RNA sequence: ACGAGCGUAGCUCAAUUGGCAGAGCAGCGGUCUCCAAAACCGCAGGUUAGAGGUUCGAUUCCUCUCGCUCGUGCCA
Repeated sequence: ACGAGCGUAGCUCAAUUGGCAGAGCAGCGGUCUCCAAAACCGCAGGUUAGAGGUUCGAUUCCUCUCGCUCGUGCCA
């Protein structure tokens, strides 16, 4: 440089082929306990990497940019 894949909550990942953005863990609060852990109940947490386009409607489709991974190659 070229090609492919990926980017969604703090972390790991879903979202039924475009129709209300979710789960587990972590965090916070509560129950329980002498205290803590465990268990249980609840709460909070999102610019879906960024910008633009298509559409009544985009995490999902298209374009560009950025980042990560893999492969192929060039120079030294």
The prediction has a mean pLDDT of 82. Predicted 3D model of a 76-nucleotide RNA (transfer RNA) from Thermoflexus hugenholtzii JAD2. It matches the Rfam family "tRNA". Its family is annotated with triplet codon-amino acid adaptor activity in the Gene Ontology. It is annotated as a transfer RNA. It was read from a public genome assembly.